The RNA shown here (transfer RNA) has 74 nucleotides and comes from a Phycisphaerae bacterium. The sequence is in RNAcentral, with records from ENA. It matches the Rfam family "tRNA". Rfam links the family to the GO term triplet codon-amino acid adaptor activity. Rfam classes the family as a transfer RNA. Its mean pLDDT, the model's own confidence on a scale to 100, is 82.
RNA sequence: GCGGGCGUAGCUCAGCAGGAUAGAGCAGCGGUUUCCUAAACCGCAGGUCGCGCGUUCGAAUCGCGCCGCUCGCG
Numbered sequence: 001g002c003g004g005g006c007g008u009a010g011c012u013c014a015g016c017a018g019g020a021u022a023g024a025g026c027a028g029c030g031g032u033u034u035c036c037u038a039a040a041c042c043g044c045a046g047g048u049c050g051c052g053c054g055u056u057c058g059a060a061u062c063g064c065g066c067c068g069c070u071c072g073c074g
Stems, first nucleotide, its partner, number of pairs: 001073007010026004019057001028044005050066005
C1' cells in the first nucleotide's frame, strides 16, 4: 500500500433484507428475605449505536469519507 472482519450501557454481546419507547446477561444502586453476609427474588439507574456527511417521510441498520482494533496479502 491492497483486501476482509469488528466498533451498540462500566464489561460480554444480541438487534443490522430501514419503521414498536434501542435490548439481554453480568457489574452498580435500592428493596424483600437473614442475627449478619452470601445466595435467591423484585425494582431502579446507566446509551451522541466509533465520528462526520449524505440518501430517505423515517437510519443502530443503506451509501461515501475518516478514526480505532484485528486478520490476511504484498